[in-house]
Context: one part of a larger RNA
Formats: sequence, C1' cells, structure tokens
RNA sequence: GCCUGCGAGUUAGUGCUGCGUGGCAAGGUUAACCCGUGUGGGGUAGCCAUAGCGAAAGCGAGUCUGAAGAGGGCGUGUGUGAGUCGCGUGGUCUAGACCCGAAACGGGGUGAUCUACCCAUGGCCAGGGUGAAGCGCCGGUAAGACGGCGUGGAGGCCCGAACCCACUUAGGUUGAAAACUGAGGGGAUGAGCUGUGGGUAGGGGUGAAAGGCCAAUCAAACCCUGUGAUAGCUGGUUCUCCCCGAAAUGCAUUUAGGUGCAGCGUCGCAUGGUUCACAUCUGGGGUAGAGCUACUGGAUGGCUGAGGGGCCUUACCGGGUUACCGAUGUCAACUAAACUCCGAAUACGGGUGUGUGUAGUGCGGCAGUGAGACGGUGGGGGAGAAGCUUCAUCGUCGAGAGGGAAACAGCCCAGAACGCCAGCUAAGGCCCCUAAGUGUGUGCUGAGUGGAAAAGGAUGUGGGAUUGCUCAGACAACCAGGAGGUUGGCUUAGAAGCAGCCAUCCUUGAAAGAGUGCGUAAUAGCUCACUGGUCAAGUGAUCCUGCGCCGAUAAUGUAGCGGGGCUAAGCACACCGCCGAAGCUGUGUCACCCAUGCGUGAACAUCGGUAUCCGCCUGCGGGUGGGUAUCCAGUGGUAUGGGUGGGUAGGGGAGCGUCGAUCACCUGGUGAAGCCGUGGCGUGAGCUAGCGGUGGAGGGUGGUGGAGUGAGAAUGCAGGC
Repeated sequence: GCCUGCGAGUUAGUGCUGCGUGGCAAGGUUAACCCGUGUGGGGUAGCCAUAGCGAAAGCGAGUCUGAAGAGGGCGUGUGUGAGUCGCGUGGUCUAGACCCGAAACGGGGUGAUCUACCCAUGGCCAGGGUGAAGCGCCGGUAAGACGGCGUGGAGGCCCGAACCCACUUAGGUUGAAAACUGAGGGGAUGAGCUGUGGGUAGGGGUGAAAGGCCAAUCAAACCCUGUGAUAGCUGGUUCUCCCCGAAAUGCAUUUAGGUGCAGCGUCGCAUGGUUCACAUCUGGGGUAGAGCUACUGGAUGGCUGAGGGGCCUUACCGGGUUACCGAUGUCAACUAAACUCCGAAUACGGGUGUGUGUAGUGCGGCAGUGAGACGGUGGGGGAGAAGCUUCAUCGUCGAGAGGGAAACAGCCCAGAACGCCAGCUAAGGCCCCUAAGUGUGUGCUGAGUGGAAAAGGAUGUGGGAUUGCUCAGACAACCAGGAGGUUGGCUUAGAAGCAGCCAUCCUUGAAAGAGUGCGUAAUAGCUCACUGGUCAAGUGAUCCUGCGCCGAUAAUGUAGCGGGGCUAAGCACACCGCCGAAGCUGUGUCACCCAUGCGUGAACAUCGGUAUCCGCCUGCGGGUGGGUAUCCAGUGGUAUGGGUGGGUAGGGGAGCGUCGAUCACCUGGUGAAGCCGUGGCGUGAGCUAGCGGUGGAGGGUGGUGGAGUGAGAAUGCAGGC
C1' cells in the first nucleotide's frame, strides 16, 4: 500500500416542549403494592386540567398597586371554552450523551539488580625511570651554616601494559550494535579502579552542578486508580430518490476561528391582497454639479493706502520723504469632507390603477450562518501603490454545470429533470489546425504595427481648418552686390559690426543691421539679413485629427498572435450570409404544484344536514347509542390545461435493504440458503419461485412490531497478502 472483517446521534427519567396518531373527555390517569400468570383483575394516595391576581398573608370573576367607588397592570366576559393518559417521532435538559484524541492534576502503591552518593567488608595496579626528607662518611667552620660522596626510597612525580576513561578522525546511520568498530588519545599509588552485602524514593532522593542520574523513561520515575478527566480545538461519522434552500451582516460578549438575540432558510397552522414591478399623482431632502461683493475659511496679482518701519529735518510740537511692511475698500482670476445664494439624476415615503407569485404578514417546530472572494460604480486609509485595507451599492463565485476568453472560482454569454444521429440563436467566431466567408463595398496602415508600455523626440503618412509669398516671377539652387561717414562713443594693452557698457543716426543707392553666425592678439578673411539677375510654378507657417516610427535591455529554446502562417487572414465604417451552448424550439417520458372537470358508495375512512325506525336517560327543551335511505363537502384516483424541477450548510417528504420476533400463507434431497456465469425488471437504493453450474439443509412472501441496521476515508482497530 491493497484486500477482508470491525468501526460513530444510543439508553434512562410517571423530566420539559412541539408534531402525528389512539382511548376517554370537564374531566383524564394511576404509582408503590395486592390477587397470582391473564395483552388479566384490583389499588384513587398522588399528578395535570377545570380561575385568576398578588412578593406574600390573602382575596376571588376578580385581584394588585393605592387614601380611593380614581387611574393603571394582569385576568374574566362578549361569538365561550379542552384537557388528560398512552404509543411513535422532532428538539431540549440531566447524565461520558455521536465516535476517537491530549499536554496535565489528585490518590494508593512498586522500584537504587541500571545509575548518583554514602556505609561495612574484601580484591587489584607488569615492567622501567627520577631520586625528597632522614641517616652515614669525608671536607669545612670557633661552633655552625654549608659543600661533596654514599645510603635511603618520598611523590594527587615521570614513561608504559592490565584496569579505568572517552579527546581526534574514519566507518557505521532500515547498524554486527536503540551509542558500536578500527587507528590514534588521556589517567594508570590515587580525589585510583573494582567484587560482595547494605542505605537514601518521587516535589522526594542523590548530584566535584550537566537540570545530570534515580532500570533503553526525568524541568518531577513507573504501575494501578479517580477516568469514558476536560478539549469554545483537529479528524471522522456508513443506503436511495423527491421538494425548497441560506449565511459569511448588526448589536453584545475576559469577545474576536466561540456564543446569545436579531437578520437570511425550511416545515406546519392562521390571515386574505396586505408583497413586489410598472404607470400616474404627491411629498421631504442638500449629494453630484455649480457658485462665492450670498456667509465662513483658504489663496494670487493690480489699484487705494489707515497704521507701522527706514532716511532727512527738529529744543519741543511737528513737518518732509521712501522701489519697505501693510489693515480696510475695490478690480480681476481661483478654492473647500466638516462653506452654500443655488441645485439635479437616482434613491426613499404616501395615494390610486394594472399586473404579479412556492408573493407578503403573524404565531409555532427545526436549523445552518455570524473567516467570505473577485469584478463594476461612489467614498475613507495608503503613494488617486498592491491579487492591499475598510465602508456603501449592484453582479458573479461561494452553493453553478454548459459555450466564449489558448489554458484560467469571481470576466462575457447563459441558469443543466431525462432521452433524440432534429431545428433556431447568445457571447464569440467563419485561411489551416477547428464547426462556419480565402464574403461584398469604401478608406487607412507598411510598422509583422496588428500580436505589451511612459515622459519625451521626429520634413513617416491620410483627412480637415486658418494664413503669408507668388507669372508685376515667389520657394530652393546658381551668378553678382552686401557700400560710405566709421576703427560710432565709452572701456581697454588692443575692442575696427561680432569681450563688455551706451546709443543705434545720416548718406549713396536696386539693396546693404553702427550688424546673424564662424573667425583674428587686434585687423584681415568667410557668411547671413537685404537687393539685382538666371530659371520657371507653386512655395512657406500654424492649429485640429486618423494610422504608424523611435524611446524598448535577462537569464534551458522562438516564447508579449494558442500554433501554422497572414500585407490581409491587420485597422475603421457599412452590409449580406453562416457556425456556435445543457439557452430557445420540436418530439417522447418522469416528478412536483395550481386550476378545472369526471367518478362512485363499486375498494376505504370520516364529518355534517335531512327523513325514518329501534333502545336508554329526561328537568319534556332535549341528550345519547345503533340501523337504513338520500344530499353536500374533502383526501387518495383519473382526464385536460398551465407552471415548475442547478444546488453546499440546512429544513421537509417518500422509499430500498440487513438482523432477529410474531401472525397468516407458501417452498425444499424430483435439491433450501450461499457462491459463479448469464438474462430480465425498476428513476434509484435494489429486485428476480428466469436459465446454466456449484452446493447439500433449510428458506421465502404478506401484515405487525423491534434494532448492536447500511463503510472509502478517522496518520482508524485486527488479521491476511
């Protein structure tokens, strides 16, 4: 990992509450227990209901508050009015309460055969080296000290086996081994190593101290137990079909991944036009926009210029002046979420009308949700960043399949009951991959732009508009001129058109600046403006706009059309066709809902009315039980028509199957169940006294009632492979 089996909403309570169903009903019902074995009989204590109000005493169709015959609260009443006891089922409470899962806490015990330390008693340490004290002899001294030579044999001394340790490195790492092996290494007479016996025990021991060790377990051992601790957390939770179908919000929360109430779903009962849409009529508003000598603020410039500063004058008073600051006023152009003289569209409220639906509303049972995501629009935060964050509003996903966007929850189209080898369309497409046009017309683009991008740049090119010059000859090109006063004045070493400052005239003339640029030390020189000639018909400037160009650099391989490829098979406008989905249509079928009709007492059950017969009670009004006839209504049934049928959490409904119980009826050695193969039936769970084989003794159908009742997932449990 696979296979097989096992594996999760149970049980209890004369608990609470709703629904279904049954008995009896102003009543309903027993419990313990007794008789003793019957689905029996008894047992009336108790409980619920029949009356409420008050905290209560208590009073009572009233009561409480209150001084109150007030008012008010809760009841009664007016059409009255239903309970109670079973069974089944939804939920809830108390219990382990759907199942599995802690880390931990408490109690009682078991451990020092491992290991830490201690106690008692034993054992062990090859060999070699060094040579302390002391002692002896000799020297030496006044005596000493001291020196030398011996002797001696000290030491947490030296080297190094056993023994003990574990520093380095290599291997080993599903190991030979749950800590080892190889080669080296450290200690090796000591705080040494070791045998045996004994001691210290869990908030305790022991510790040359590492939170180390206390039996492969230690920041509190192990075993049993309280115990099924608790787990607002994670995981898992087993058959089918049908109907409806959410939420990810508000408020609160030792609250934020939980919960309560509300919102939104579902089911039942009630109500009956109350919902929603559109049309129309009628309201309030202060948003978008706009505006501001209409306020409050902000903010730019001009004019005005109170006041202040500077300067001058002045003994003081004062006066003069100023290119300084500057209130106010005024002119012009602006600005605001917390400005408004104004002011929409939408939205919202109300009336009426027409449509509308599983609509709306109320009450009750049962929920889930309370992490949302992206997109469009309007705002806040951020940087007018984010697949960012936070509101509002709509959509989609969530819980939505199908077609398109190459692929792609949230974009575009469109909401899938089932079948069909039928048709029409949507978005999007129609050269090939690939269904459908190598469609039509008119333009544009030449960049593979299309098929990524900005500021900025440019005689790209199409369209439009305005304007200058021009056959009295423009624009470009070529030929020629471009002068004189004058080297203007100043400055300067120099300044002559051309460093800089000032001025910028006059003359000649077709024209020529006191000079456009290059140049020189300064001149010179070249050139331009301007003018004439040659030539000959258009030539400049500006603005708006369509499509293009540059700007344009990344890592495996083209790689920013999905590919081929395309000059249209690109772009714009217009038009005609076609393709294209689970949309729509056609056709057949199923289910649900609504409406209308049919039908009968033939199969079933019930309520009510009327007529009639019988029994019982009676207060003579009637009540009650049974039978017959008839009428009305309803459910199931059936026919027609219309509508509906995506679906997670979740609500509701109808069923299939397993096991055993009971009643009835069947079946089996002329072959039960089970198993294998095959056929048939059902929307499905599934069914099959069809067939063949195997098997060898039980099994089935219908009704009722009951569960240890359905497996693919839980790092599930056990076994097998």
Source information
The part of an RNA shown here (large-subunit ribosomal RNA, domain II) has 721 nucleotides and comes from Haloechinothrix aidingensis. It matches the Rfam family "Bacterial large subunit ribosomal RNA". Its family is annotated with ribosome and structural constituent of ribosome in the Gene Ontology. The full RNA is in RNAcentral, with records from ENA. Its mean pLDDT, the model's own confidence on a scale to 100, is 82. Lineage of the source: Bacteria > Actinomycetota > Pseudonocardiales > Pseudonocardiaceae > Haloechinothrix.